[in-house]
Molecule: transfer RNA
Organism: Thermoleophilaceae bacterium
RNA sequence: UGGGGAGUGGUGUAAUUGGCAGCACAGGGGUCUUUGGCACCUCCGGUCGCGGUUCAAGUCCGCGCUCCCCAG
Numbered sequence: 001u002g003g004g005g006a007g008u009g010g011u012g013u014a015a016u017u018g019g020c021a022g023c024a025c026a027g028g029g030g031u032c033u034u035u036g037g038c039a040c041c042u043c044c045g046g047u048c049g050c051g052g053u054u055c056a057a058g059u060c061c062g063c064g065c066u067c068c069c070c071a072g
Base pairs, nucleotide, nucleotide: 001071002070003069004068005067006066007065010025011024012023013022019055027043028042029041030040031039048064049063050062051061052060
């Protein structure tokens, strides 16, 4: 430099080919317990950035950013 792939809460991972962004762990609060732990209930928190298409974009398109793989 060229080609391909990936980017979703603190972490991991879904979203059925565009239609209300879920789940688990972690964290906060509560119930239980003499305490801790386990168990149960509840809350918190996210789509890499800027544009475009669309009634509607995590998903499609363009330009960038970061990371991984291949080639030179």